[in-house]
Molecule: FMN riboswitch aptamer (RFN element)
Organism: Sporomusaceae bacterium
RNA sequence: AGCAGCCUUUGGGGCAAGGUGAAAAAGAGUUUUCUUUUAAUUCCUGACCGGCGGUAUAGCCCGCGAGCCGAUUGGCAGAUCCGGCGUAAUUCCGGAGUCGACAGUAAAGUCUGGAUGGGAAAAGGCAAAG
Numbered sequence: 001a002g003c004a005g006c007c008u009u010u011g012g013g014g015c016a017a018g019g020u021g022a023a024a025a026a027g028a029g030u031u032u033u034c035u036u037u038u039a040a041u042u043c044c045u046g047a048c049c050g051g052c053g054g055u056a057u058a059g060c061c062c063g064c065g066a067g068c069c070g071a072u073u074g075g076c077a078g079a080u081c082c083g084g085c086g087u088a089a090u091u092c093c094g095g096a097g098u099c100g101a102c103a104g105u106a107a108a109g110u111c112u113g114g115a116u117g118g119g120a121a122a123a124g125g126c127a128a129a130g
Base pairs, nucleotide, nucleotide: 005126006125007124008123009122010121015046017045018044019043024037025036026035027034028033047110048109049100050099051064052063053062054061059098060097067076068075069074080096081095082094083093084092102113103112104111
C1' cells in the first nucleotide's frame, strides 16, 4: 500500500382524515313489515411513502436486490414529461404527471402474514501476493 481471502456490524418507508357502504346478525311482528347492531388504512375524495450501486443530488435514465414463474445455473417483470440555470442534471429549481410482488380480508404501495426471513450493498477489522 492493499484488488485475493476471512471476520464483525449495519442493511425499507408510508392514512389515528372525510365520504359511501350488507337481504350479515339479533329482536318484535307475522308474511312480508318494523326496530336495533355491525364490515373498507382495500371502494370514492384527499393525504402520505420511495432499498442499493452508477451518473450533477434519481421510485419512474442504466444496472442490482427484493418480487413472480418452473426446481438450483434459467426465464419474466412497474412508472416522466415540459420549462429554467449550468461545462454537465429525464437527478437540482418551477410546473404538471405517473408506478408499486404474493397470501388474507369488502377489491390493499400504506393493514395483517410468510419475515426474529432474505437481501443488493455500506462501514469497520484481520490480511496473502506484489